[in-house]
RNA sequence: UAAUUGGGUUCUCGCAACGUUGAACCACGAACCAGGUCAGAUCCGAAAGGAAGCAGCCUUAAGUGAGAUUCGGGGUGUGCUUGAGAACCCAAUUAUCC
Numbered sequence: 001u002a003a004u005u006g007g008g009u010u011c012u013c014g015c016a017a018c019g020u021u022g023a024a025c026c027a028c029g030a031a032c033c034a035g036g037u038c039a040g041a042u043c044c045g046a047a048a049g050g051a052a053g054c055a056g057c058c059u060u061a062a063g064u065g066a067g068a069u070u071c072g073g074g075g076u077g078u079g080c081u082u083g084a085g086a087a088c089c090c091a092a093u094u095a096u097c098c
Base pairs, nucleotide, nucleotide: 001095002094003093004092005091006090007089008088009087010086011085012084013083014080015079016078017076018075020073021072022071023070024069026065027064028063034059035058036057037056042051043050044049
C1' cells in the first nucleotide's frame, strides 16, 4: 500500500412507529339570487284546461362537523428483529514494496 473479516460513527434509500395534511365514506347544510314536487293563494280562458309560483317537504352546492376505515402528499432529537448501500476510523489476518 492492497485485499478479507469484525466493530464503531455519520449519511442516503427502504420498512415500521408517531404527529400533520388532502381526498374518498357518514351526518348536517339554501327565506330569495340551486333543482324537483308544489298545499293555500294568484294570473289567462266562455269552458275544457293551462301558466307562473310563496310556504312546506325532498335531493344537494358552497361550507361545517364527526370518525380515525381506505388511498395519496409531506415531516422527524423515534426504531429496524437476519433490510440495502456509501464514506471515515479502529482492530486482526494475508500478500507486496521500502
RNAcentral holds the sequence, with entries from ENA. Bacterial small signal recognition particle RNA from a bacterium, 98 nucleotides, folded computationally. Rfam family: Bacterial small signal recognition particle RNA. Rfam classes the family as a non-coding RNA gene. Rfam describes the family as follows. The signal recognition particle (SRP) is a universally conserved ribonucleoprotein involved in the co-translational targeting of proteins to membranes. A source record names the gene ffs. The prediction has a mean pLDDT of 78.